[in-house]
This is a predicted structure of a 102-nucleotide RNA (Purine riboswitch aptamer) from Alkalihalobacillus pseudalcaliphilus. Rfam family: Purine riboswitch aptamer. Gene Ontology term of the family: purine nucleobase biosynthetic process. For this family Rfam cites "Riboswitches Control Fundamental Biochemical Pathways in Bacillus subtilis and Other Bacteria" (Mandal et al., Cell, 2003). Rfam's curators write: Riboswitches are metabolite binding domains within certain messenger RNAs that serve as precision sensors for their corresponding targets. The organism belongs to Alkalihalobacillus, within Bacteria.
RNA sequence: AGUGUAUAGAGUAAAAACCUUCGUAUAUCCUUAGGAAUAAGGCCUAAGAGUAUCUACCGGGCUACCGUAAAAAGUCUGACUAUGAAGGCAGAAUAGAUCAUG
Numbered sequence: 001a002g003u004g005u006a007u008a009g010a011g012u013a014a015a016a017a018c019c020u021u022c023g024u025a026u027a028u029c030c031u032u033a034g035g036a037a038u039a040a041g042g043c044c045u046a047a048g049a050g051u052a053u054c055u056a057c058c059g060g061g062c063u064a065c066c067g068u069a070a071a072a073a074g075u076c077u078g079a080c081u082a083u084g085a086a087g088g089c090a091g092a093a094u095a096g097a098u099c100a101u102g
Stems, first nucleotide, its partner, number of pairs: 018088008026056001030048006041066002050057001058078006
């Protein structure tokens, strides 16, 4: 001096999944059709509507009501889903402390 390798620094690019909390939507609400149960019962199926929204539209408890008929009332509690935010987790890097070894 050339080449190769390693390390370090800088720049650029790319950032997922999962968990928790909170905001928004929706009131887990409303309107129908058909069927089912019957005081140890009070549901099932389908359609519509509601959301700048996919999905869901129910579970359980309590109170009352219906004297065996076809209709359900109030209340409490619980989400799920879509989207947004924050935090965490994870990963990487850097710095410090301690311990061990050389």